[in-house]
Context: one part of a larger RNA
RNA sequence: AGCAAACGGUGGAUGCCUUGGCUCUCAGAGGCGAUGAAGGACGUGAUAAGCUGCGAUAAGUCGCGGGGAUCCGCAAAUAGGAAGUGAUCCGCGAAUUUCCCAAUGGGGCAACCCUUUAGGUUGAAGACCUAAAAUCCGAAAGGAAGCCAACCCGGAGAACUGAAACAUCUAAGUACCCGGAGGAACAGAAAACAAGUCAGUGAUUCCCCAAGUAGUGGCGAGCGAACGGGGAUUAGCCCAAACCCACUUUAUUACGAUUGAGUGGGGGUUGUAGGACUACAAUAUGAUAUAACAACACUCAAGUAGAAGCUUCUGGAAAGUAGCGCCAUAGAAGGUGAUAGCCCUGUAAACACAAGGUAGUUGUUGUCUAGUAGUAUCCUGAGUACCGCGGGACCGGAGAAAUCCUGUGGGAACCAGCCAGCACCAUCUGGUAAGGCUAAAUACUCCUGAGAGACCGAUAGCGAACUAGUACCGCGAGGGAAAGGUGAAAAGAACCGUGAACAACGGAGUGAAAUAGUACCUGAAACCGUUUGCUU
Numbered sequence: 001a002g003c004a005a006a007c008g009g010u011g012g013a014u015g016c017c018u019u020g021g022c023u024c025u026c027a028g029a030g031g032c033g034a035u036g037a038a039g040g041a042c043g044u045g046a047u048a049a050g051c052u053g054c055g056a057u058a059a060g061u062c063g064c065g066g067g068g069a070u071c072c073g074c075a076a077a078u079a080g081g082a083a084g085u086g087a088u089c090c091g092c093g094a095a096u097u098u099c100c101c102a103a104u105g106g107g108g109c110a111a112c113c114c115u116u117u118a119g120g121u122u123g124a125a126g127a128c129c130u131a132a133a134a135u136c137c138g139a140a141a142g143g144a145a146g147c148c149a150a151c152c153c154g155g156a157g158a159a160c161u162g163a164a165a166c167a168u169c170u171a172a173g174u175a176c177c178c179g180g181a182g183g184a185a186c187a188g189a190a191a192a193c194a195a196g197u198c199a200g201u202g203a204u205u206c207c208c209c210a211a212g213u214a215g216u217g218g219c220g221a222g223c224g225a226a227c228g229g230g231g232a233u234u235a236g237c238c239c240a241a242a243c244c245c246a247c248u249u250u251a252u253u254a255c256g257a258u259u260g261a262g263u264g265g266g267g268g269u270u271g272u273a274g275g276a277c278u279a280c281a282a283u284a285u286g287a288u289a290u291a292a293c294a295a296c297a298c299u300c301a302a303g304u305a306g307a308a309g310c311u312u313c314u315g316g317a318a319a320g321u322a323g324c325g326c327c328a329u330a331g332a333a334g335g336u337g338a339u340a341g342c343c344c345u346g347u348a349a350a351c352a353c354a355a356g357g358u359a360g361u362u363g364u365u366g367u368c369u370a371g372u373a374g375u376a377u378c379c380u381g382a383g384u385a386c387c388g389c390g391g392g393a394c395c396g397g398a399g400a401a402a403u404c405c406u407g408u409g410g411g412a413a414c415c416a417g418c419c420a421g422c423a424c425c426a427u428c429u430g431g432u433a434a435g436g437c438u439a440a441a442u443a444c445u446c447c448u449g450a451g452a453g454a455c456c457g458a459u460a461g462c463g464a465a466c467u468a469g470u471a472c473c474g475c476g477a478g479g480g481a482a483a484g485g486u487g488a489a490a491a492g493a494a495c496c497g498u499g500a501a502c503a504a505c506g507g508a509g510u511g512a513a514a515u516a517g518u519a520c521c522u523g524a525a526a527c528c529g530u531u532u533g534c535u536u
Base pairs, nucleotide, nucleotide: 001535002534003533004532005531006530007529008528009527015521016485017484020456021455022453023452024451025450026449027448028447029445030444031147032146039100040099041098042055043054044053046078047077050074051073061094062093063092064091065090066089070082071081072080105114106113107112115133116132117131118130119129120128121127135144136143137142151182152180153179154178155177162169166218192201193200205232206231207230208229209228215223216222236437237436238435239381243266244265245264246263247262248261249260251258252257271415273380274379275378276377277374278373279372280371286368287367288366291365292364293363294362295361296360297358298357299356303351304350309324310323311322313320325342326341327331333345334344335343386410387409388408389407390406391405392404393403396422417432418431419430420429421428472479473478492520495507496506497505498504
């Protein structure tokens, strides 16, 4: 030195565990903000660096409710206190709430500096205290602003990529950016579909099919409907106008009024056309999402109460074993020195309740709602429909190209009207544009409660089980870790010895165990040793 065995060191794999995650389900909530938010800075404890809480009333103050013996957070310890005159703790409400930040008196390199006016403290100056002082909209009252995970609507809008290159095309109206809103948003009560004939459907939205069909397409890559059928959910309404009235005003005036314009009220709302108007009739029928109140009901805070087991053996410890029982509308789960229905917390069924909420029911008040006949006259949304040119949206890339939107230029009819039914025309059929509102079915989850998992188990699972968006890195935008486990209980090793020692070790002691000693469960391998044997 090698090999082997034994025993160690080092190291932290593996096993077991779970405080934390991940993905869902069912409910709730769907906002916060000038009454100053979200997010921060700085403070705040007897001792106090971090986290948490709180704000100069500063780990807190007050009221009400719950609760019933300990308490002064994580977090030990010392000192000192509080508490049956009910603390700590839990729920609800209230007070306080420095400075920055939309930040808003002016400024500014955020958490700082400097003013004006009014009032106050002081004899005065200075200083300090309190209040007010930004902008925009609005006559005023009042409102706006800023933040926020996704979902939604609108504006604007790529490229990589695919086409095996690439230009039309695709990716994609995606990403990104901007604006706006709501708990949902958008859409929505037919100028809709349909139809060989006769017919038929009846707002919107969402799902399944129709269907990868009809189509479209350098007919390449690709893109890709609708009718109709089956479901979810269902709900319909209001203006403008004609006409009438009132007021203001213009012009005219025989001073009676007439005419034009405007404002307000009534009226009226549709396609088997309807309404005005004229004549007649009448107070019925229903609705109420578009509406308020009350009662009930339900829901909702902390909570209350809640059945039934003992002994033997093994063991450090019984919940295990053995024996004999019991409860169960409760044998969900967790804890307790190993595996407990009956030890504890709970669980089932039951009970209580403030503020608040409502999808329900009832009532009251309010609001809305109807007929018949006549058809002469009047009304029924105009720079609109439509057309040309240029674009865009539709399954449709300009095509034979309807339909929808509109930048530009033309430009109707007006109910004997007008539009659509995929060029266009006729017939027929369907509808009634150029004003508006509308719940539900649908989308999402920053957040709250309850629950689930052939999800993870510390190199996994969120980046983060722990002082984690921390430490650290970067001028900055930004990037971004590592790090869990003694034991049932600290019983965390009194005392003695070696030693320079507050190191370390040897005894002693605790403990079931100390090769469980805080560098602490288990403790693999690499790597490093000691002893013994063999070999050289």
Model confidence (mean pLDDT): 82 of 100. This is a predicted structure of a 536-nucleotide part of an RNA (large-subunit ribosomal RNA, domain I) from Saccharimonadales bacterium (SeqCode). Rfam family: Bacterial large subunit ribosomal RNA. The source organism's lineage runs through Bacteria, Bacteria candidate phyla, Candidatus Saccharimonadota, Candidatus Saccharimonadia and Saccharimonadales (SeqCode).